[in-house]
Context: one part of a larger RNA
Molecule: small-subunit ribosomal RNA, 5' domain
Organism: Anaerolineae bacterium
RNA sequence: GGAUGAACGUUGGCGGCGUGCCUAACACAUGCAAGUCGAACGAGCAGCCGGAUUCUUCGGAAACCGGUGGGCGAGUGGCGAACGGGUGAGUAACACGUGGGUAACCUGCCCCGAAGCGGGGGAUAACUGCUGGAAACGGCAGCUAAUACCGCAUGUGCUUGCCGGAUCGUUAUGGUCUGGUAAGUAAAGCUCCGGCGCUUCGGGAGGGGCCCGCGGCCGAUUAGCUAGUUGGUGAGGUAAUGGCUCACCAAGGCGAUGAUCGGUAGGGGGCGUGAGAGCGUGACCCCCCACACUGGGACUGAGACACGGCCCAGACUCCUACGGGAGGCAGCAGUGAGGAAUAUUGCACAAUGGGCGAAAGCCUGAUGCAGCAACGCCGCGUGGGGGAUGAAGGCCUUCGGGUUGUAAACCCCUUUUCUGCGGGAAGAGGAAGGACGGUACCGCAGGAACAAGUCACGGCUAACUACGUGCCAGCAGCCGCGGUAAAACGUAGGUGGCGAACGUUAUCC
Numbered sequence: 001g002g003a004u005g006a007a008c009g010u011u012g013g014c015g016g017c018g019u020g021c022c023u024a025a026c027a028c029a030u031g032c033a034a035g036u037c038g039a040a041c042g043a044g045c046a047g048c049c050g051g052a053u054u055c056u057u058c059g060g061a062a063a064c065c066g067g068u069g070g071g072c073g074a075g076u077g078g079c080g081a082a083c084g085g086g087u088g089a090g091u092a093a094c095a096c097g098u099g100g101g102u103a104a105c106c107u108g109c110c111c112c113g114a115a116g117c118g119g120g121g122g123a124u125a126a127c128u129g130c131u132g133g134a135a136a137c138g139g140c141a142g143c144u145a146a147u148a149c150c151g152c153a154u155g156u157g158c159u160u161g162c163c164g165g166a167u168c169g170u171u172a173u174g175g176u177c178u179g180g181u182a183a184g185u186a187a188a189g190c191u192c193c194g195g196c197g198c199u200u201c202g203g204g205a206g207g208g209g210c211c212c213g214c215g216g217c218c219g220a221u222u223a224g225c226u227a228g229u230u231g232g233u234g235a236g237g238u239a240a241u242g243g244c245u246c247a248c249c250a251a252g253g254c255g256a257u258g259a260u261c262g263g264u265a266g267g268g269g270g271c272g273u274g275a276g277a278g279c280g281u282g283a284c285c286c287c288c289c290a291c292a293c294u295g296g297g298a299c300u301g302a303g304a305c306a307c308g309g310c311c312c313a314g315a316c317u318c319c320u321a322c323g324g325g326a327g328g329c330a331g332c333a334g335u336g337a338g339g340a341a342u343a344u345u346g347c348a349c350a351a352u353g354g355g356c357g358a359a360a361g362c363c364u365g366a367u368g369c370a371g372c373a374a375c376g377c378c379g380c381g382u383g384g385g386g387g388a389u390g391a392a393g394g395c396c397u398u399c400g401g402g403u404u405g406u407a408a409a410c411c412c413c414u415u416u417u418c419u420g421c422g423g424g425a426a427g428a429g430g431a432a433g434g435a436c437g438g439u440a441c442c443g444c445a446g447g448a449a450c451a452a453g454u455c456a457c458g459g460c461u462a463a464c465u466a467c468g469u470g471c472c473a474g475c476a477g478c479c480g481c482g483g484u485a486a487a488a489c490g491u492a493g494g495u496g497g498c499g500a501a502c503g504u505u506a507u508c509c
Stems, first nucleotide, its partner, number of pairs: 001509004006505005013380006019373002021338001026336003030333003035079003040076002044072002047068005053062003086291003096215007105208003110204007118152001120150002127142006157185012189196002217263003224254003229251008266288004270281004293314005316327004344370001346369003352366001353364004383413004393404004418446006427436001453498005458479003464493005474481002
């Protein structure tokens, strides 16, 4: 000098774009953050239509029957809830980066291609009745539907076994293609009649799992480490290789090219600095990983060992009728606490994107916006021209004067900004539809009107005098100032620097 997610002191007019718990992965009141589909299904209710009956003030009303009925809440079922959002605790590791491998693999929705969709069955929630419990939540009996569940058929195919053929090869144990044969193996309907779905197989796209080479912290005042340990055979398990797990067998495996142990740490793209090499760093944004009160576990599912799912244990908080229950903000706001320190319990789904739906649409604290904060960067303003007898006041003075100083007053002008009034968007890919927003922007009017500080002035370093103080009070980045004339302390005048900021502190280059 540059830089910062900064903080502190003094000061503070406006706008644009960004950024904003770095500390306690501390504890959390309250609200919201994941639903949706009636074109999968049954039942119920409101509403509407019709019917006959009763009443009637002849308008109509009441109960009953039939039909219609996503307008309504619950239930069965499907898809989603594994995305999106948060955090950085753990992790020195194939976690990440980069380049490869998978002849060891998976993939819902989507796209392309081929084939199929026949015929049955038994339940169960909702509901009704009885009943337990303070509640949370149940129990028993009875009824019912399905794209829920279960047999049977068919088998283009696919899987497995057996018998062949072709082709390819170096983890090659075999892969790919293909023929025969035997066994096994599928489905679901809805409809507004346009479609939307369902099943099997092949391919694709996108996504993922696993493996390997190389790369990136500190400590040797850590030198030895290791029993599923290292390898083999067999088996189990997985989508899949593997000591992943198990039985048996062998005795191996790693290490000064630093094993093991300890400390520290999410990694990268990047970011800061620097001429570069390098050094430092990993906020915001993007990719990957890990975590979701702490520890463990599996279930469902194409996908989880699952932030707003389940079970167990623990700590903590809450409710209780004391028998028993409920909870998890490292989602968005917000509260307490910690701290030098970090924001609103805002508006909207209008846009972009996501889930569901045939669609209308619903949901979306993702997102788009607004609010707060000079926290950062950038832009603008606080007026412009004239104005000497050089006013007054202040300060200094050798008392002549000097300086503040064209500075002010005063005259002329302008209106960025400000205030008031009027107009008023784009963003919306056909009509309508805008949270932002009566915002940006435009026009008119008013009036210099509302807007300057801060740090320094001994040398480094740009800027000097007076008074006060008297090694005191104090200053200080280094050298050093202060003990009676201090340009170094304090105050004043003046001057210099920067300017809506200026200084200080911390950290990096």